[in-house]
């Protein structure tokens, strides 16, 4: 100095927060949503979701009623 593994940190997991579990990644990483046109580059239109899972809370949207 590299490489591999545990453990324990930190980071991600398409829009906000906080809680348990799950995954993932070691800074050259994970992550950065789908779906039509397009020269498949760029761009352009269009949908569906506040989760990776549940769970509460927030914010938005809908119905009702006072």
């Nucleotide at each position: 100095a590299a490489u591999a593994a545990a453990a324990g940190u930190g980071g991600c997991g398409g829009u906000g927060g906080a809680g348990u579990u799950c995954g993932c990644c070691a800074u050259u990483a994970a992550c950065c949503g789908c779906c039509g046109c397009g020269u498949c580059c760029a761009g352009c239109g269009g949908c569906c979701g506040a989760u990776a899972a549940c769970u509460c809370c927030u914010a938005c949207g809908g119905u009702g009623g006072c």